[in-house]
C1' cells in the first nucleotide's frame, strides 16, 4: 500500500434490516439493614455513541472522509 473487525457510561460489553427519554452488569455515590465491616435490598449521577460532514421529517443504526486498535495480504 489493499482489504477484514472494531470503537457506545469510570471498567466490560448490549443494542442496529432509521422511529421519538440510548441500555445491561460491575466501579463509584446516598439511603435501608447490621454492634461495626461485608452481604444483601432501594435510590441516585454518570454518554456530544472516536471526530467530521451528507441523506432523511428522523440518524448509535444509512452514505463519504478522518483518526485510532487489532487481524490478514
Nucleotide at each position: 500500500g489493499g482489504g477484514g473487525a472494531g470503537a457506545u457510561a469510570g471498567c466490560u460489553c448490549a443494542g442496529u434490516c432509521g422511529g421519538u427519554u440510548a441500555g445491561a452488569g460491575c466501579a463509584c455515590c446516598a439511603g435501608u439493614u447490621u454492634g461495626u465491616c461485608a452481604c444483601a435490598c432501594u435510590g441516585a449521577a454518570g454518554g456530544u455513541c472516536g471526530c467530521g460532514g451528507g441523506u432523511u421529517c428522523a440518524a448509535u443504526u444509512c452514505c463519504c472522509g478522518u483518526u485510532c486498535u487489532u487481524c490478514c495480504c